Context: one part of a larger RNA
RNA sequence: UGACGGGGGCCCGCACAAGCAGCGGAGCGUGUGGUUUAAUUCGAUGCUAAACGAAGAACCUUACCAGGGCUUUACAUGUAAGUGGUACUGAGCCGAAAGGCAAGGGACCCGCAAGGGAGCUUACACAGGUGCUGCAUGGUUGUCGUCAGCUCGUGCCGUGAGGUGUUGGGUUAAGUCCCGCAACGAGCGCAACCCUUGUCGCUAGUUAAAUUCUCUAGCGAGACUGCCCCUAAAAGGGAGGAAGGAGGGGAUGACGUCAAAUCAUCAUGGCUCUUACGUCCUGGGCUACACACACGCUACAAUGGCCAGUACAGACGGUUGCUAAGCCGCGAGGCGGAGCCAAUCCGACAAAGCUGGUCUCAGUUGGGAUUGCAGGCUGAAACCCGCCUGCAUGAACGUGGAGUUGCUAGUAACCGCAGGUCAGCAUACUGCGGUGAAUACGUUCCCGGGCCUUGUACA
Repeated sequence: UGACGGGGGCCCGCACAAGCAGCGGAGCGUGUGGUUUAAUUCGAUGCUAAACGAAGAACCUUACCAGGGCUUUACAUGUAAGUGGUACUGAGCCGAAAGGCAAGGGACCCGCAAGGGAGCUUACACAGGUGCUGCAUGGUUGUCGUCAGCUCGUGCCGUGAGGUGUUGGGUUAAGUCCCGCAACGAGCGCAACCCUUGUCGCUAGUUAAAUUCUCUAGCGAGACUGCCCCUAAAAGGGAGGAAGGAGGGGAUGACGUCAAAUCAUCAUGGCUCUUACGUCCUGGGCUACACACACGCUACAAUGGCCAGUACAGACGGUUGCUAAGCCGCGAGGCGGAGCCAAUCCGACAAAGCUGGUCUCAGUUGGGAUUGCAGGCUGAAACCCGCCUGCAUGAACGUGGAGUUGCUAGUAACCGCAGGUCAGCAUACUGCGGUGAAUACGUUCCCGGGCCUUGUACA
């Protein structure tokens, strides 16, 4: 000087407390461990791994396994030699395909020509490796933490390590600002500048019946403790205002820590394989299942289930696409083809809600797992291993131990909608709106963090 303390002081955070909804019990989905396996590819492992890489494993993907092939190679560049019946195409045969054999057909560009180019074959350099090392690395990322800190120049103090500044008194979300001070200044952080949302004005506008309004998208106004009280500065109270003291949300992550993560995005040093650890194909596996953990979905019902009627969004996607009306089918779906490169057409009926009816507390008209049969769709192909529909079947489950998670307002909770991935497949993820709470006395305690101080046999 740091680090640490079941030392002290001050302060903060959904950290506790006060509340609301959960998880932990059940069934199922997904991930992980373990076990199994020819293979169950690899990575991630307290917080900071475990619906994570993966925004979607039937083949492909795919890196794994079994079997069958190829060897200058699936791909790039160069050198040398060869090659006109050459490149290319290819009936037929073997084969699961890949691949192999192969009759036949049969070129292009420059140049008068010779010849050259392209292509192909052979040979050699090389290619290739999701092989190893993230403890050789770049780049990127997580975390402490959006915490308020981390430093420098000159000066001064100290033999020196170093200190001072950055400490102190107040204050702030903040090393934010004020005052004081052997310090005076400065940099990276904080804040602001950026995006979005809330109010108003102006301009313009396709769609639309619509001048106003709403909307769309561009410019501007507005908030600054500006005004009043108080005050050193702040804090506090008030007026006006759509908005008040950072109005709400986002993007933005200092010096550094964890030899944190990633050689499998990519790049790359070294090592290593080279008729194989490269590459092509068929099939299988990544989907196994005594079990353990994690994240979710559905429930256990009457604030509910079922039936009928009826109301109101936002955001987004669409030409290999979205697909209307109409018709067929109980339905998934099929036929059909209008319109739309989209404020115009389509996806697209939002659902919870409201009105009426029914059920009457039960393993039930709750719950839907599991299984059988019959179908639909995508796709060469749904056996391993997809999704959906109808009929039948109806399991556990009656609110979940110790423990544990999220959330302070348009938030939690509940409700549906869309998108990306995608041929098909979403309970995951990313967005969008609808309905819309309870509670916070307080900082003693748990966890994490900041500043000052103290102890130390630690560095």
A computed fold for a 459-nucleotide part of an RNA from an uncultured bacterium, annotated as small-subunit ribosomal RNA, 3' major domain. The RNAcentral record of the full RNA draws on Greengenes. The coordinates come from a structure-prediction model, not an experiment, and the mean pLDDT is 82. It matches the Rfam family "Bacterial small subunit ribosomal RNA".